[in-house]
RNA sequence: AGAGUUUGAUCCUGGCUCAGAACGAACGCUGGCGGCAUGCCUAACACAUGCAAGUCGAACGAAGGCUUCGGCCCUGAGUAGAGUGGCGCACGGGUGCGUAACGCGUGGGAAUCUACCCUUGGGUUCGGAAUAACAGUUAGAAAUGACUGCUAAUACCGGAUGAUGACGUAAGUCCAAAGAUUUAUCGCCCAAGGAUGAGCCCGCGUAGGAUUAGCUGGUUGGUGAGGUAAAGGCUCACCAAGGCGACGAUCCUUAGCUGGUCUGAGAGGAUGAUCAGCCACACUGGGACUGAGACACGGCCCAGACUCCUACGGGAGGCAGCAGUGGGGAAUAUUGGACAAUGGGCGAAAGCCUGAUCCAGCAAUGCCGCGUGAGUGAUGAAGGCCUUAGGGUUGUAAAGCUCUUUUACCCGGGAUGAUAAUGACAGUACCGGGAGAAUAAGCUCCGGCUAACUCCGUGCCAGCAGCCGCGGUAAUACGGAGGGAGCUAGCGUUGUUCGGAAUUACUGGGCGUAAAGCGCACGUAGGCGGCUUUGUAAGUUAGAGGUGAAAGCCUGGAGCUUAACUCCAGAACUGCCUUUAAGACUGCAUCGCUUGAAUCCAGGAGAGGUGAGUGGAAUUCCGAGUGUAGAGGUGAAAUUCGUAGAUAUUCGGAAGAACACCAGUGGCGAAGGCGGCUCACUGGACUGGUAUUGACGCUGAGGUGCGAAAGCCAGGGGAGCGAACGGGAUUAGAUACCCCGGUAGUCCUGGCCGUAAACGAUCCGCACUAGACGGAGGGGGGUUCGCCCUUCUCGGUCGCAGCGAAAGCGAUAAGUACGGCGCCUGGGGAGUAUGGUCGCAAGGCUGAAACUCAAAGGAAUUGACGGGGGCCCGCACAAGCGGUGGAGCAUGUGGUUUAAUUCGACGCAACGCGAAGAACCUUACCUAGGCUUGACAUGCUGGAGAAAGCUUGCGGAAACGUGAGCCCCUCUUCGGAGUUCCAGCACAGAUGCUGCAUGGCUGUCGUCAGCUCGUGUCGUGAGAUGUUGGGUUAAGUCCCGCAACGAGCGCAACCCUCACCCUUAGUUACCAGCGGGUAAAGCCGGGGACUCUAGGGGGACUGCCGGUGCCAAACCGGAGGAAGGUGGGGAUGACGUCAAGUCAUCAUGGCUCUUACGUCUAGGGCUACACACGUACUACAAUGGUGGGUACAAAGGGCAGCGAAACCGUGAGGUCGAGCGAAUCUCAAAAAACCCAUCAUAGUCCGGAUUGCAGUCUGCAACUCGACUGCAUGAAGUUGGAAUCGCUAGUAAUCCCGGAUCAGCAUGCCGGGGUGAAUACGUUCCCGGGCCUUGUACACACCGCCCGUCACACCACGAAAGUCGGUUCUACCCGAAGUCGCCGGACUAACCCUUGGGAGGUAGGCGCCUACGGUAGGGCUGGUAAUUGGGGUGAAGUCGUAACAAGGUAACCGUA
Repeated sequence: AGAGUUUGAUCCUGGCUCAGAACGAACGCUGGCGGCAUGCCUAACACAUGCAAGUCGAACGAAGGCUUCGGCCCUGAGUAGAGUGGCGCACGGGUGCGUAACGCGUGGGAAUCUACCCUUGGGUUCGGAAUAACAGUUAGAAAUGACUGCUAAUACCGGAUGAUGACGUAAGUCCAAAGAUUUAUCGCCCAAGGAUGAGCCCGCGUAGGAUUAGCUGGUUGGUGAGGUAAAGGCUCACCAAGGCGACGAUCCUUAGCUGGUCUGAGAGGAUGAUCAGCCACACUGGGACUGAGACACGGCCCAGACUCCUACGGGAGGCAGCAGUGGGGAAUAUUGGACAAUGGGCGAAAGCCUGAUCCAGCAAUGCCGCGUGAGUGAUGAAGGCCUUAGGGUUGUAAAGCUCUUUUACCCGGGAUGAUAAUGACAGUACCGGGAGAAUAAGCUCCGGCUAACUCCGUGCCAGCAGCCGCGGUAAUACGGAGGGAGCUAGCGUUGUUCGGAAUUACUGGGCGUAAAGCGCACGUAGGCGGCUUUGUAAGUUAGAGGUGAAAGCCUGGAGCUUAACUCCAGAACUGCCUUUAAGACUGCAUCGCUUGAAUCCAGGAGAGGUGAGUGGAAUUCCGAGUGUAGAGGUGAAAUUCGUAGAUAUUCGGAAGAACACCAGUGGCGAAGGCGGCUCACUGGACUGGUAUUGACGCUGAGGUGCGAAAGCCAGGGGAGCGAACGGGAUUAGAUACCCCGGUAGUCCUGGCCGUAAACGAUCCGCACUAGACGGAGGGGGGUUCGCCCUUCUCGGUCGCAGCGAAAGCGAUAAGUACGGCGCCUGGGGAGUAUGGUCGCAAGGCUGAAACUCAAAGGAAUUGACGGGGGCCCGCACAAGCGGUGGAGCAUGUGGUUUAAUUCGACGCAACGCGAAGAACCUUACCUAGGCUUGACAUGCUGGAGAAAGCUUGCGGAAACGUGAGCCCCUCUUCGGAGUUCCAGCACAGAUGCUGCAUGGCUGUCGUCAGCUCGUGUCGUGAGAUGUUGGGUUAAGUCCCGCAACGAGCGCAACCCUCACCCUUAGUUACCAGCGGGUAAAGCCGGGGACUCUAGGGGGACUGCCGGUGCCAAACCGGAGGAAGGUGGGGAUGACGUCAAGUCAUCAUGGCUCUUACGUCUAGGGCUACACACGUACUACAAUGGUGGGUACAAAGGGCAGCGAAACCGUGAGGUCGAGCGAAUCUCAAAAAACCCAUCAUAGUCCGGAUUGCAGUCUGCAACUCGACUGCAUGAAGUUGGAAUCGCUAGUAAUCCCGGAUCAGCAUGCCGGGGUGAAUACGUUCCCGGGCCUUGUACACACCGCCCGUCACACCACGAAAGUCGGUUCUACCCGAAGUCGCCGGACUAACCCUUGGGAGGUAGGCGCCUACGGUAGGGCUGGUAAUUGGGGUGAAGUCGUAACAAGGUAACCGUA
């Protein structure tokens, strides 16, 4: 300090997630030692048991014993024990319920008290009456009492004294005491002061919510009184009507506060365990008593709930003290020791008490320290794992050898803490000795973030996951293993906090398009504010003082062996208060000023506003005329109107609404908005001018007003248009788009509504910061009257700097600054629910959460796509010719069938395809029968010498099994080698799977013209440029231009073939001339002319001419030429796309089978057949059929072959067999064409399917299942619906010929030649493609993306008749205990007394207040609920197609 994640990629915005630190933690695995800390965060839930507050005999009486009766002893005790009195019990300890408060923090203040302690000054006198204990009687189960009698005090009471005290102006009045003891001393009382502690008041600070906006009756103040230790409405009486609140009152929710703690660079944020300060509480609520102090944790009274005891009449209790129990919970310890230390209470003291405290125990809960050994050791051992089979790795790791002993263990000594004594801890810390590597290592992770990789298993299963995401047969992501990385007595996980997050931004963010400027203005509070004088000193700055507890943090030291820990010192505590000074700036007050602002005067511009009036065009309607059959409307139609006269046209009239041209990124207005003309009233801006006021200003929370359209209410109006609605079309449907009608409405008046994509998606004001060019309204100057210069305001376009994520903005800022307001903080849920408020309603304003996702988004880039655009090409369309689709048959495919109908290929780019040829074989399929080292390969071991072969039996369908006969291994250096068989072992074998693991090969876009790179330049970047542009081409072909310059793969050319010529050569080809010869024939001699053959050359290059083209490239035309603009054809296929095809050509990873998924054999099947499709063939006839006659090819094949001639057969063919390994022989007849004859438009003399009979050929074998021949038979079919295919010239069409495969089988395929057309205006449209551009929400790329209803499942939420709680308010009722007040008839020791009583007191009664409780009615809040509503999420459900392209009706906003 950052990283991952939105995209094909990029930049930005923005959320989510991670790496860090921490914890009173918990859970999982593991666990050696020690030190120091820490340990119910949940039920302030309930508690058994024990302990946690007593002490004093030097305040007091009494109880026992002894006695010499004087007294003494236990003894002021104790292992038993009470009471009166004093002090303490208000501390210490616990908890965090309540409390949003003077509770806490901080700093001040005045009207107070303070036991014990300290100081000072005084005093301590005289009396009296009781009472507990005790004794007796008595009630009760008990707790607890009742009555009678006795007694003491430092218990209680009275008198005296009394100031330096209190009250009072004064006179005067009032108030005290206690003793104990042998001394000494300790006490007691009064007063003053101090210290300590406490009470009260105030400034400031200290949560959230406005979906809480008004609250308040002792309320606010005064007077008087009461009350308190004390000020005070604290309380009461009377009077006044105040007090608080937008600087947030009241109400609701949550919460003890602080020093500090955690985190952070800091500012902050979170937190408030342990330690320390304060507060509050003590089962819940109320209350007082005592006391110096309490409204009292281990006190009292009352009420309530709960628990316990009970004899049922009554009683007892309060662990949020220490242990401990139950419960709750993920979770938190011992019913320990000691008062030795520190401290507390009492006591004169000894001492007693002390679960405060000090220790120990339990827990890896945390922090810190230590250890589990060290050195050496390469046959790099064994084993494991991997492997390319060589090796690598674990790994110096182990073993082995040499050492050490920290810890643990054993033995011995043995502290500090204790200044005289006293040690729970503890025989502890520590020290010494001993034995022995001995007692001691795990956890997590290894896809990226993030350090660390392989194998096996699994196969979208099991599982992982913090985010992104892994897993569907080769998983570094699951599980295991080996190896590795990290930390280490721990390691991971979970939870929480801060950080990273500048992701709430004070430090330190934003708002045109990403979330975000209120629709606009006026204006209140508030905030901010021009120049200048003086004063002041609130802010500000500086100094000083006080305070900011200690601990903690930090720095420096010191002590435990170190550290953690502890101690000492310092610094710090950023704060508050007081005071002094300064006087710049801000504030306040004040003297002035004119530049901000405003006023005044004079002008011109303008759809600015309101009201009234008025005009013409058009439309519709009405009347009349002319006139006749249509009109209207549409893509095309129809509904509709019209013979009752429409439409059209002419004239007249009526009505309402809107104002063509002018008209303009022109004007005006704050915005909404404003458009014929005239008048009246009226607002604002601008220019020029001098004068006036003298900061009067800017912004503006609330508030007020204005505010398009739609909508609402009332009354008018209603021509046109026109939601709803009706009809007609379109359509699969069409509640739409189109058409015909048409009501609200649109218009006016009055009143509501208050919203819009109310937009410049850009708040208002002011200032500053280059320019250029237009427009509107004014002013000034110059002028040659054309115009030029200049200034202010308004409205635009471009552009520098700058800004910006970019696109862009750019003096009208989105630049640079200042002031003020509003708003934003991931997407969805949702501008929804609920509450409030406004509205007649519709609805507006304000405005969440649960839940869910890891994105949502902005700008730009490259592609792809568009029922976007431009340019261009192609048998793409068009123009033509011929087909397919209909028939029959052939063939392939689907489907079906079957034991099997083997497998593959599926739009173009599968379907006469693999297959250039399934009767057996092929053959992979089925049935049946056999074999198991195998039909085939290599090697090893053992055995046999033959084996094989030939001949021949038997069983059998064959394979195979079983026999017989012939033959009796070869070479040799005698070691062995070769070969064959048998047995066995390694292995063979698989047309089994995966073409989505692959190689190779192939198809396709497409023979389309494209695809890229280097350097440079531009851009933050993806990328761009080059490659775009202007021309041109078949072409990214070439030229020109250009921030590009070059280059590569493609194009073209080079290659083959055809067309022309030359040359060379001349057999088997040829034959002009010469000779011979035949019935005829290059048949023969010969020739080398011609054709031809096959070698080599030439030829064509826009080379020449003219025109067009800015130049050029190039194009058009022409000449010449066999051929002319790539001459025709072929071969040749860029980067890439389709997970295209092929594991069944071959090769190959992985998986699978191994007496079978291998292999052999026979038979069957691949040839099936209701059907559907593709591709061909033959036809439907006369451009023809049939019969006869008669011409002309090319290219090929041939020895297990082609096979002549001759003969036989109607024929297929047969017999014989010449010639030929072929320019020689042969297949071989070319056919269409041509000539003659016939048929005459018909199911025919067309057509030939089908079937019957008879044959031929091949072949072991034609039944399933071949081809052909003859005779007979003679089906469909008369030119083919929608649709669709091929072809641009020697092409289509048509006609034959040959070849491969092949025993045989060709309508298929591959070649060859013969005859030989028609048409192309042209590029609008269909299809495909190329380039540029545009839009995009697509990128798996339009076969894309994506919306809503419905159906199903789950989840959370809202509404809801009600219902159940909590809390709170108001009124009333009841009214315990208790203080206070009154009464006081009953009772009554102290004092008085005349003995009668009185004073005083007490019980008791009454009253006010009041807790709990009750009744009634509200408010707020929570739970639940039949039913219901929308929302979210889910696998490949249903219906449509709304949006994204002009998304096929541009989209969107508001409204109905």
Molecule: small-subunit ribosomal RNA
Organism: uncultured bacterium